[in-house]
């Protein structure tokens, strides 16, 4: 230089062939539970779906381009 994966919440991660509020788990923050601490048991908060742009009535999904990161050739 050229291919090819992958990027969703603090973390690891799910999201079906584009369709109803973007979700699970572990943390965090509150309450109940104890004498008090673990356990547990409720609840609440946290998201520009890496960014931009296009396609569509409708995008996390489809398409193009950037920007990170891994992994092969050269």
């Nucleotide at each position: 230089g050229g291919a090819u994966c992958u990027g969703u919440a603090g973390u690891u991660c799910a999201g079906u062939u584009g369709g109803u509020u973007a979700g699970a788990a572990c943390g965090u923050u509150c309450g109940a539970u104890u004498c008090a601490c673990a356990u547990u048991c409720g609840a609440a908060a946290g998201g520009u779906c890496a960014g931009a742009g296009g396609u569509u009535c409708g995008a996390g999904u489809c398409c193009u381009c950037u920007c990170a990161g891994g992994u092969c050739c050269a």
Predicted 3D model of a 74-nucleotide RNA (transfer RNA) from a Patescibacteria group bacterium. The RNAcentral record of the sequence draws on ENA. It matches the Rfam family "tRNA". Taxonomically the source falls in Bacteria candidate phyla (Bacteria). Its mean pLDDT, the model's own confidence on a scale to 100, is 80.